RNA sequence: GAAGUCGGCUGGACGGUCGCUGCCCAUUCGGGUGGAGGAAAGUCCGGGCUCCAUAGGGCAGGGCGCCAGGUAACACCUGGGGGGCGUGAGCCUACGGAAAGUGCCACAGAAAACAGACCGCCAAAGCCCGUCAGGGCUGGUAAGGGUGAAAAGGUGCGGUAAGAGCGCACCGCGGCGCUGGUAACAGUCGCUGGCACGGUAAACCCCGCUCGGAGCAAGACCAAAUAGGGGAGCAUGACGUGUGGCCCGCACGGCUCCCGGGUAGGUCGCUACAGGCGUCCCGGUGACGGGCGUCGCAGAUGAAUGAUCGUUCUCGACAGAACCCGGCUUAUAGGCCGACUUCCUCU
Numbered sequence: 001g002a003a004g005u006c007g008g009c010u011g012g013a014c015g016g017u018c019g020c021u022g023c024c025c026a027u028u029c030g031g032g033u034g035g036a037g038g039a040a041a042g043u044c045c046g047g048g049c050u051c052c053a054u055a056g057g058g059c060a061g062g063g064c065g066c067c068a069g070g071u072a073a074c075a076c077c078u079g080g081g082g083g084g085c086g087u088g089a090g091c092c093u094a095c096g097g098a099a100a101g102u103g104c105c106a107c108a109g110a111a112a113a114c115a116g117a118c119c120g121c122c123a124a125a126g127c128c129c130g131u132c133a134g135g136g137c138u139g140g141u142a143a144g145g146g147u148g149a150a151a152a153g154g155u156g157c158g159g160u161a162a163g164a165g166c167g168c169a170c171c172g173c174g175g176c177g178c179u180g181g182u183a184a185c186a187g188u189c190g191c192u193g194g195c196a197c198g199g200u201a202a203a204c205c206c207c208g209c210u211c212g213g214a215g216c217a218a219g220a221c222c223a224a225a226u227a228g229g230g231g232a233g234c235a236u237g238a239c240g241u242g243u244g245g246c247c248c249g250c251a252c253g254g255c256u257c258c259c260g261g262g263u264a265g266g267u268c269g270c271u272a273c274a275g276g277c278g279u280c281c282c283g284g285u286g287a288c289g290g291g292c293g294u295c296g297c298a299g300a301u302g303a304a305u306g307a308u309c310g311u312u313c314u315c316g317a318c319a320g321a322a323c324c325c326g327g328c329u330u331a332u333a334g335g336c337c338g339a340c341u342u343c344c345u346c347u
Stems, first nucleotide, its partner, number of pairs: 001343010012312007020035006037318001041329002044327005049215004056248004061211005066080005081095001082093004096206002101204002103200003118145002120141003125138005153171006172195001173193005178187003219268004229259006239253004273296001275295004280291004
């Protein structure tokens, strides 16, 4: 100097005039003070809260799926392990089980899992032809070649008629132990076995853990109005109803459907909490936990922050709360900071 990897911050600023809205003061004019995000988005997870409701058990069904931690909890986060990618910093991981069973692997190929003989190799053994050389049939073979994403472990030596774990050495694989580690796992460890033989579970399935439902349009209260309306069916604990389905249990005693009428107003829920901030202290590799200090930071409801002027500059991206919080995912112009990796050049 170039190229990269990971993490963090910011997301126009200043001044003036008028306007909107919450709270407080005043009650009259007005004054004071506060007022959209890192994702407010998607509605994908997990909860707080409210109701069913006194609410238990099972089946089916759903979710997760290496190990250990964190958390209110999670499909999230942290650290570790296995596998894969990258020269590397780093990144990805739908990562339990194929020896319970079933299914699938197109085409090509002889054959795709209790899976093989197309081209080859042999002529030991048996038979036939031939003086011989040699040839053919029965038979042997899966080391070589070919097909394919994948073809009955790999390399070498011996052996054989030719071969083959057929035997042996080493590697690989399975089993048992030992050592380290909480564990997943690891091992230039030991013993043993010629060797359970492809893949696929993001196929069905098996295994382990886990799971009530509905949702702020939840729900509570106040006021007002109407028609305390009409009809049909079922029905007494052997029946019916009760917030996913079915069964048992439990509770309750009427239940279901149709027609018609009234109301759609107001208050609460609605923001002080799993809260924010801290170059603070302690513990921890870390996520995080504990302590100390400090702050109160939008609560609208046909839906609040808009208009205009001037200056400035990095010339402004994605984009607006609607009960709240913890995550994940997606979008993001430009600017700034830190750590690390590789390459080139010079000293």